[in-house]
RNA sequence: CCAGGGGGCCGGGUGGCCGCUCGUCCGGGAAGCCGGGCGGGAGGAAAGUCCGGGCUCCACCGAGCAGGGUGCUGGGUAACGCCCAGGCGGGGCAACCCGACGGAAAAGUGUCACAGAGACCAGACCGCCCCGCGUCAGCGGGGUAAGGGUGAAACGGUGCGGCAAGAGCGCACCCGGCGGCGUGGUGACACGUCGCUGGAUAAACCCCACCCGGAGCAAGGCCAAAUAGAGGGGUGUCCUGAUACAGGAUAUCGGGACAGGGUGCUCGGCCCGCAACCCCCGGGUAGGCUGCUAGAUCCCGAUGGCAACAUCGGGGCCAGAGAGAUGGCCGCCAUCCCAACCUCGUGUUGGGAUACAGAACCCGGCUUACAGGCCUCCUGGACCU
Repeated sequence: CCAGGGGGCCGGGUGGCCGCUCGUCCGGGAAGCCGGGCGGGAGGAAAGUCCGGGCUCCACCGAGCAGGGUGCUGGGUAACGCCCAGGCGGGGCAACCCGACGGAAAAGUGUCACAGAGACCAGACCGCCCCGCGUCAGCGGGGUAAGGGUGAAACGGUGCGGCAAGAGCGCACCCGGCGGCGUGGUGACACGUCGCUGGAUAAACCCCACCCGGAGCAAGGCCAAAUAGAGGGGUGUCCUGAUACAGGAUAUCGGGACAGGGUGCUCGGCCCGCAACCCCCGGGUAGGCUGCUAGAUCCCGAUGGCAACAUCGGGGCCAGAGAGAUGGCCGCCAUCCCAACCUCGUGUUGGGAUACAGAACCCGGCUUACAGGCCUCCUGGACCU
């Protein structure tokens, strides 16, 4: 210098004017509220809402079934389908990357397109071998998976023996699987040895092991209009009983009623009648308050650990809206691109671009999106000293 791999980080800066939201202080107002000062005000993904947890309410003796999920091993964690370390398999010369990675010989079932004779207790199309027939082209029967052909896949491969021809039929070696034993390892597993053994498919049913109660901040809690309805009480009006009084009026005590009815099948309309008024109250609608942001929190350091992470010490406070604030305009600078000019400096001037995206109860992850840029470690190659 070229090509590549891993990890980490930033993701515009600054000034002016006008606004938004929250907190606090001051002033004004009877109050709703208004004005001013000061301070806080989006992200690495706030996103998708795909996993896991906190929190809240409901349910709950325990276990099982059903249903769903996870799936190599060891560790981390509040938990996980996440992370770290390792094993195995695959890719790459390498750095390194990828893996849904339990079981298909512990059992059963299913599926294997097209092509092909035949696709799993195999199979005879051509060929090969044996027998029979034959006017010698061939035909019929049987055997055969070594050769040809089909296919993603044809019962593990090569060689020798064997045989009528052949075949793991026998033997040797090799590829792989399972089991026993031995050694190493916490373990996945690796290596050695002996025995048995040889299609694929479980993101097909299934089997095995482990995990899982439901709903979600529109959870949940509190306050509580107007109107209507229900309940209770008081005053009043009318009717009425008893007592006092010769009787009435009146007084006292008690009981009842206080809004409907007619016309009409029904509704509307029309007609008639009406003595009501006040207070209290449960639940709950509108609405308001709360939950609400200090937390598995952030930064620095030490210790333990390969690491994820844990423990301890010190320091910091970092948005809380509720139709939903965090914005708009203008200038200067920065980075990149384009054009023009010249005293060719990486110069001046002009123009353009600056992404993905916007918190909504909170947190841990995963995944996806992203203009442009920075730092660091590593691998392969070329050249120079």
The prediction has a mean pLDDT of 78. This is a predicted structure of a 385-nucleotide RNA (Bacterial RNase P class A) from a Chloroflexota bacterium. Its Rfam family is "Bacterial RNase P class A". By type it is a ribozyme.